[in-house]
């Protein structure tokens, strides 16, 4: 210098104006809404999307229900060893396959070798079943044809990916291992109205309701109070001292990862906040102008994928553009 690979990071910056939403502190009234539960109202300070918040595909935390133990069914996993809370994830390793130029072989077509790296549902086909287009006499089970032998004793058989022996387990199956079911619309608490339920008292010896002036009528079998469950509504779950985040020229390990030290507290709603406008700088593209050129100036356009909803670990998928590091092979120079 060329080619091929792998990994990590960023995801526009700043200023002004107007908003939305969480928390903390202070402060308010006999405040507003509501039957209540509870919610709201001021000021100050302060927090406010992502690398995938996405798909909801795996694995957990958490909650309720179920549960003596065992087995069957069903579902899932599969080389070996390790990591982890756990996993179908990750790491190391074995095996198989893929993987380039130069160089090598070859007249050539081409072939062998083959780095970093990549991919792999990689247990079992001597338990049993099932399967194979076209071609072919014959395609799953031993027969068939030719030769040969004491003997189905041995050898061969055009086709085809596979033929007288095998292959496929990502077809069923078998083996080993794992799994109780449901999911935050889980679940717990507070708690109207209406309609049921239960208890007590009163009531056809007229309760109670109602029309008209104390009285007279009419209707008349219920009326009153209390308790309890559930619904609407409200609160918690739920914003987390945690499988937490950041840093370390700290220690162990090939590595995934673990331990130690220091620092930090980091979104959270339920018609659902995290935004809008303007300016400026940066980046990319295009046009025009200038310049020998590197490049400079002006104008216009663009600036991705996407967006929390109980939380966490993975995997998969989407993504304008940019930055950094590493590995392998070859060539050149010293």
């Nucleotide at each position: 210098g060329a080619a091929g690979c792998c990994u990590g990071c960023c995801a526009g910056g700043c200023c002004g104006c107007c908003g939305c939403u969480g928390g903390u502190g202070c402060a308010a009234g006999c405040g507003u809404g509501g039957a209540a539960a509870c919610a709201c109202c001021g000021c100050a300070c302060u927090g406010g999307a992502g690398g995938a918040a996405c798909g909801u595909c795996c694995g957990g935390a958490c909650u309720g229900c179920a549960c003596a133990g065992g087995a069957c069914a069903g579902c899932g996993c599969a080389g070996g060893a390790g990591g982890u809370a756990a996993c179908a994830c990750c790491u190391c390793u074995c095996c198989a396959c893929c993987g380039a130029a130069a160089g090598c072989c070859g007249c050539a077509a081409g072939g062998a070798c083959c780095a970093a790296g990549g991919u792999g549902a990689g247990g079992a086909u001597c338990a049993g079943a099932g399967c194979a287009a076209c071609a072919g006499a014959g395609a799953c089970g031993a027969g068939c044809c030719g030769g040969u032998u004491c003997a189905g004793u041995c050898c061969g058989g055009g086709u085809g990916a596979a033929a007288c022996g095998g292959g496929c387990a990502a077809u069923c199956u078998c083996u080993g291992c794992g799994c109780g079911c449901a999911g935050c619309a889980a679940u717990a608490c507070c708690a109207a109205g209406u309609a049921g339920g239960c208890c007590a008292g009163c009531g056809u010896u007229g309760a109670u309701g109602u029309g008209g002036u104390u009285c007279c009528g009419c209707a008349g079998a219920g009326c009153u109070g209390g308790c309890g469950g559930g619904u609407a509504g409200g609160u918690a779950g739920c914003a987390c001292c945690g499988a937490g985040c950041c840093g370390g020229u700290g220690g162990g390990g090939u590595g995934a990862c673990c331990c130690c030290c220091g620092g930090c507290c980091c979104a959270g709603a339920u018609g659902a906040a995290u935004g809008g406008c303007g300016g400026u700088c940066a980046c990319g593209c295009g046009a025009c102008g200038g310049g020998c050129a590197a490049c400079c100036g002006u104008c216009g356009c663009g600036c991705a994928c996407a967006g929390a909803a109980u939380c966490c670990g993975g995997c998969g998928u989407a993504u304008c553009g940019g930055c950094a590091g590493g590995c392998u092979u070859c060539c050149c120079u010293u």
Bacterial RNase P class A from Allobrachymonas wangyanguii, 334 nucleotides, folded computationally.
It matches the Rfam family "Bacterial RNase P class A". Rfam's curators write: Ribonuclease P (RNase P) is a ubiquitous endoribonuclease, found in archaea, bacteria and eukarya as well as chloroplasts and mitochondria.
The organism belongs to Allobrachymonas, within Bacteria.
The gene name in the source record is rnpB.
The RNAcentral record of the sequence draws on ENA.